[in-house]
Molecule: c-di-GMP-I riboswitch aptamer
Organism: uncultured Gemmatimonadota bacterium
RNA sequence: GUCGCGAAACGGCAAACCCGACGGAAGUCGGGGACGCAAAGCUCCGGGGCUUACACGUGGUCCGCCACGUCAGCCGGCCGAGUUACCGAA
Numbered sequence: 001g002u003c004g005c006g007a008a009a010c011g012g013c014a015a016a017c018c019c020g021a022c023g024g025a026a027g028u029c030g031g032g033g034a035c036g037c038a039a040a041g042c043u044c045c046g047g048g049g050c051u052u053a054c055a056c057g058u059g060g061u062c063c064g065c066c067a068c069g070u071c072a073g074c075c076g077g078c079c080g081a082g083u084u085a086c087c088g089a090a
């Protein structure tokens, strides 16, 4: 120095909930707040979950609409994968 690992130390992030804003929604951003997290830093590449305003397809229909699927969007604190990183006991 690297990999693994996670005692200690310096610190870091920030769930639920509340307030404000944005969005059709899932949700996001800012402030407060801490459930937790050794990557709870970053990236939708794979899987999974969520949303359904618009568009498309299929079926149904009381012809008003409804359901499912695709597209689209969201979740990195769902899992994996990639990548970057502080410290250094056993």
Stems, first nucleotide, its partner, number of pairs: 005088002012037002017032006035077001041083003045080003048075004055070006